[in-house]
């Protein structure tokens, strides 16, 4: 340089164009002699960024940024 894939909560990842979720972690309470485990509750997202199509987008299209892989 060329092509492809990925980008969503602190981490790992879901979600058929129609209310943004789960697990782990974190916080609070209960339980316990303490801790862990268990139980109950809670916080945390302008969905990488910008634009377009569309009644409506995390999901489609274009550009851009970052990462990964292959080729040269």
């Nucleotide at each position: 340089g060329u092509g492809a894939c990925u980008g969503u909560a602190g981490c790992u990842c879901a979600a058929u164009a129609g209310c943004a979720g789960a697990g782990c972690g974190c916080c609070u309470g209960c339980c316990u002699g303490u801790g862990g485990a268990g139980c109950a509750g809670g916080a945390a997202g302008u969905a990488g960024c910008g634009g377009g199509a569309g009644c409506g987008u995390u999901a489609c299209c274009c550009g851009u940024c970052a990462g990964u892989c292959a080729c040269c």
This is a predicted structure of a 72-nucleotide RNA (transfer RNA) from a bacterium.
It matches the Rfam family "tRNA". By type it is a transfer RNA. Its family is annotated with triplet codon-amino acid adaptor activity in the Gene Ontology.
The prediction has a mean pLDDT of 81.